[in-house]
The RNA shown here (transfer RNA) has 72 nucleotides and comes from a Nanobdellota archaeon.

RNA sequence: AGCCUUGUAGUAUAAUGGAUAUUAUAAAAGCUUGCGGAGCUUUAGAUCUGGGUUCAAUUCCCAGCAAGGCUA
Numbered sequence: 001a002g003c004c005u006u007g008u009a010g011u012a013u014a015a016u017g018g019a020u021a022u023u024a025u026a027a028a029a030g031c032u033u034g035c036g037g038a039g040c041u042u043u044a045g046a047u048c049u050g051g052g053u054u055c056a057a058u059u060c061c062c063a064g065c066a067a068g069g070c071u072a
Stems, first nucleotide, its partner, number of pairs: 001071007010025003018055001027043005048064005
C1' cells in the first nucleotide's frame, strides 16, 4: 500500500427488512437464611459514526473510524 472479516447492555451473544431488539452472566432491590452463599421474583442497562435506498434499516448500499487476519 492492497484485499478480506467483524463492530449490538459492564462482558459474551441471538435477531437476514416490519413484534416492547433475545438470552446468559455481571449490577441493584426484595423474599428466603442466625449470617453468608445458593435459590426465587422484579428493575435498569445496548445496535461504532455520517449519508443513501425503502412506507419502514440492527439487517441492504457508500464513505469514515476502530479491531483482527492475509498478501506485498
Background:
Its Rfam family is "tRNA". By type it is a transfer RNA. Rfam's curators write: Transfer RNA (tRNA) molecules are approximately 80 nucleotides in length. Rfam links the family to the GO term triplet codon-amino acid adaptor activity. The prediction has a mean pLDDT of 80. RNAcentral holds the sequence, with entries from ENA.